[in-house]
Context: one part of a larger RNA
RNA sequence: CUGGGCGUAAAGGGUGCGCAGGCGGCCGCCCAAGACAGGCGUGAAAUCCCCGGGCUCAACCUGGGAAUGGCGCUUGUGACUGGGUAGCUAGAGUACGGCAGAGGGGGGUGGAAUUCCACGUGUAGCAGUGAAAUGCGUAGAGAUGUGGAGGAACACCGAUGGCGAAGGCAGCCCCCUGGGCCUGUACUGACGCUCAUGCACGAAAGCGUGGGGAGCAAACAGGAUUAGAUACCCUGGUAGUCCACGCCCUAAACGAUGUCGACUAGUCGUUCGGAGCGGUAACGCACUGGGUGACGUAGCUAACGCGUGAAGUCGACCGCCUGGGGAGUACGGUCGCAAGAUUAAAACUC
Numbered sequence: 001c002u003g004g005g006c007g008u009a010a011a012g013g014g015u016g017c018g019c020a021g022g023c024g025g026c027c028g029c030c031c032a033a034g035a036c037a038g039g040c041g042u043g044a045a046a047u048c049c050c051c052g053g054g055c056u057c058a059a060c061c062u063g064g065g066a067a068u069g070g071c072g073c074u075u076g077u078g079a080c081u082g083g084g085u086a087g088c089u090a091g092a093g094u095a096c097g098g099c100a101g102a103g104g105g106g107g108g109u110g111g112a113a114u115u116c117c118a119c120g121u122g123u124a125g126c127a128g129u130g131a132a133a134u135g136c137g138u139a140g141a142g143a144u145g146u147g148g149a150g151g152a153a154c155a156c157c158g159a160u161g162g163c164g165a166a167g168g169c170a171g172c173c174c175c176c177u178g179g180g181c182c183u184g185u186a187c188u189g190a191c192g193c194u195c196a197u198g199c200a201c202g203a204a205a206g207c208g209u210g211g212g213g214a215g216c217a218a219a220c221a222g223g224a225u226u227a228g229a230u231a232c233c234c235u236g237g238u239a240g241u242c243c244a245c246g247c248c249c250u251a252a253a254c255g256a257u258g259u260c261g262a263c264u265a266g267u268c269g270u271u272c273g274g275a276g277c278g279g280u281a282a283c284g285c286a287c288u289g290g291g292u293g294a295c296g297u298a299g300c301u302a303a304c305g306c307g308u309g310a311a312g313u314c315g316a317c318c319g320c321c322u323g324g325g326g327a328g329u330a331c332g333g334u335c336g337c338a339a340g341a342u343u344a345a346a347a348c349u350c
Stems, first nucleotide, its partner, number of pairs: 003322004007304002012318001014201004021194003025088002028085004033081002035077008049065006091191001092188005097182003103177007110154001115149007125136002162169002206247006215241002220236004258317006266295009276285003299306002323350003332343004
């Protein structure tokens, strides 16, 4: 480069926004760049190929043809792509009216529980394990009652549930704020899709400065176990876990399944809307739009399985793969306070 691929075999970027780029709805007219058709010119000769000819053959030489994938000029066509122009509303968006929600940020507040402190009652144990011991306790523990302090997390509801682009989000109340869905009308009039580079967000752990510290708990200490036990078990316990601000930028960041659109049997749940019928109502029945599940037809798949939320049938654009090890390593670059992240080989070897 050409192919074939990416749920589990190698392979979907952690997620979004988005410039360039690629791609782009319906209708009319114009242009004729692309495209197509005709004509003309050029594409040196030799070489290669075909048909002949000449050296007794061949190599070699030689005549003619073909080829020269191409380029240019010119005339025409107007379906398609493109450009221009005038419109349209089915894509996209806006307004008005509703609805649901742990979506985000800030502030306040509540109860249960653990721990600690003080005091009361009370006496010999408590704790812990497979069994123990370390540990705590007659300087009065554990248990129980009352009062107080402080930090962190929010039982039940709770779901096979909801929201968010992903990471993720859960007591209750208030303030600020993003997005989504539904119904019907009005409006804009292709304003769209995707997106290399870029920008933003990004669990946990980790880092910096300052606070906070109840419980838990790397490291660490002790007790056990064991041949040993730098573990698993037990008693303690510091970073950390929490808050503010600033970094880090990784993950089994998973649906191991990129985003957008179109099309292709159904059945049964559930959640949020709409409107209809029956019913006083609770509710029931049939329909419809958005989400989220189970099963399943055609089809797909190596199989497992997927199956209108596709891994089916197609289109647009991006990312990525190309035998195992070496290696997501070295070197160099970029970023970072560091830890390290990112980009990313080769020798060698099977």